Predicted 3D model of a 471-nucleotide part of an RNA (small-subunit ribosomal RNA, 3' major domain) from an uncultured bacterium.
RNAcentral holds the full RNA, with entries from ENA and SILVA.
[in-house]
Context: one part of a larger RNA
RNA sequence: UGACGGGGCCCCGCACAAGCGGCGGAGCAUGCGGAUUAAUUCGAUGCAACGCGUAGAACCUUACCUGGGUUUGACAUGGAUCGGGAGCGCUCAGAGAUGGGUGUGCCUCUUUUGGGGUCGGUUCACAGGUGGUGCAUGGCUGUCGUCAGCUCGUGUCGUGAGAUGUUGGGUUAAGUCCCGCAACGAGCGCAACCCCUGUCCUUUGUUGCCAGCAUUUAAGGUGGGCACUCAAAGGAGACUGCCGCGGAGAACGCGGAGGAAGGCGGGGAUGACGUCAAGUCAUCAUGCCCCUUAUGACCUGGGCUACACACGUACUACAAUGGGACGGACAGAGAGCAGCGAGAGGGCGACCUUAAGCGAACCUCAAAAACCGUUUCUCAGUUCGGAUUGCAGGCUGCAACUCGCCUGCAUGAAGUCGGAAUCGCUAGUAAUCGCAGGUCAGCAUACUGCGGUGAAUACGUUCCCGGGUCU
Numbered sequence: 001u002g003a004c005g006g007g008g009c010c011c012c013g014c015a016c017a018a019g020c021g022g023c024g025g026a027g028c029a030u031g032c033g034g035a036u037u038a039a040u041u042c043g044a045u046g047c048a049a050c051g052c053g054u055a056g057a058a059c060c061u062u063a064c065c066u067g068g069g070u071u072u073g074a075c076a077u078g079g080a081u082c083g084g085g086a087g088c089g090c091u092c093a094g095a096g097a098u099g100g101g102u103g104u105g106c107c108u109c110u111u112u113u114g115g116g117g118u119c120g121g122u123u124c125a126c127a128g129g130u131g132g133u134g135c136a137u138g139g140c141u142g143u144c145g146u147c148a149g150c151u152c153g154u155g156u157c158g159u160g161a162g163a164u165g166u167u168g169g170g171u172u173a174a175g176u177c178c179c180g181c182a183a184c185g186a187g188c189g190c191a192a193c194c195c196c197u198g199u200c201c202u203u204u205g206u207u208g209c210c211a212g213c214a215u216u217u218a219a220g221g222u223g224g225g226c227a228c229u230c231a232a233a234g235g236a237g238a239c240u241g242c243c244g245c246g247g248a249g250a251a252c253g254c255g256g257a258g259g260a261a262g263g264c265g266g267g268g269a270u271g272a273c274g275u276c277a278a279g280u281c282a283u284c285a286u287g288c289c290c291c292u293u294a295u296g297a298c299c300u301g302g303g304c305u306a307c308a309c310a311c312g313u314a315c316u317a318c319a320a321u322g323g324g325a326c327g328g329a330c331a332g333a334g335a336g337c338a339g340c341g342a343g344a345g346g347g348c349g350a351c352c353u354u355a356a357g358c359g360a361a362c363c364u365c366a367a368a369a370a371c372c373g374u375u376u377c378u379c380a381g382u383u384c385g386g387a388u389u390g391c392a393g394g395c396u397g398c399a400a401c402u403c404g405c406c407u408g409c410a411u412g413a414a415g416u417c418g419g420a421a422u423c424g425c426u427a428g429u430a431a432u433c434g435c436a437g438g439u440c441a442g443c444a445u446a447c448u449g450c451g452g453u454g455a456a457u458a459c460g461u462u463c464c465c466g467g468g469u470c471u
Base pairs, nucleotide, nucleotide: 007471008470010468011467012466013465015461016460019425020424021423022422026316027315029313030312031311033309034307042053043052064302065301067299068298070296073126077125078124079123080122081121082120083119087104088103089102090101091100092099093098107115109114128291129290131289132288133287137285138284139280140279141278142276144274149188150187151186152185153184154183155164156163157162168179169178170177194268195267196266197265199236200235201234202233203232204231205230208226209225210224213223214222215221239262242256243255244254245253246252318418322377323376324375325374326373327372328371334365335364336363339358340357343354344353345352346351384415389410390409391408392407393406394405395404431453432452433451434450435449436448437447
């Protein structure tokens, strides 16, 4: 000077408390450990690994295993030499990789044996490695933590390490600001500048909208209009600006007015100096080491999907605030041409056939669901719950046995609210309801977004956890 203390003062945070809903019990999905295996590829391991890398393992992916075959190589550049195009079609053997046969088949100037690129064989340099080391590294990332801190110049003090400034009195979300002070200033952080959202104005009205007028097959459909909604573009608006009280005639706090909004309006992006030899050599890059007829490369099939068990994270439930049936209503944000696919017809259905429109404010996906109305069930392991299993089908794809999703009929398991323990959340939040997108041939209970309905509680800071200042 720091760090630490079951030392102290002060302060903050869903940290506790006050509440609401979960997890832990059940079934199943998924990830991890373990055990298993020819292989179950590799990495990640308290918070900060475990629906994580993986925004999607049937083949491919794929790195693993079995077997088959290969050695200048699947890929790059160059040299030497030889040869003909490469490729494409057919055919034979084979699981395929591959090997054999056969047909077809370049350009150019050309006087020509030529030249040009391109390809193949042989050969030489070399390629290649998801092999090791994240404790050799770059880059990127997590974390403390969006916590309010971390420093510097000059001056001053101290023999010096260092101190001061940055401490103190107030105040703030904030080292935010005010006052004081041997300090005076400054930088990185804070805040603001950026984006979305909440109100209004202007501009522009098609594919958007429809107040008034006309018309209609009653659909903003048409004439018409651009008021309104909405779509963007540009502006206005909020600054403790105004009033009162408190405070030190300060910063600021409390209350009020006006206002769509009030004291940071709400949300996002933004992450200081550093910490953890934190994570990543398997995104990529890269030093060194290692392999070089193999630790490279190709293919077939298998595996990553296995299962006495243990853990994490989700989904669905245990029902009447509910299940079933019929009818009715209201979103936002997105996506679409190897695509979205209306309508019509067929099928109980998944779906099939045909096919309009749309590169989309135009057409389509598209039915929003919870909700509302009527009705049924009447407290049961049930008309709850849907696992499991059988049969029959549909779709994608070369191919659904290992190992996809969906439909119908049948089957109907555990489960009656969950021990110790533990998690999230303070408002359009929790809870609950559906919709879309990325990945993607197919495959979503995951992820990323979107809107609908919409609470309870916070006395307070003694205690648990984490953090900040001073001592």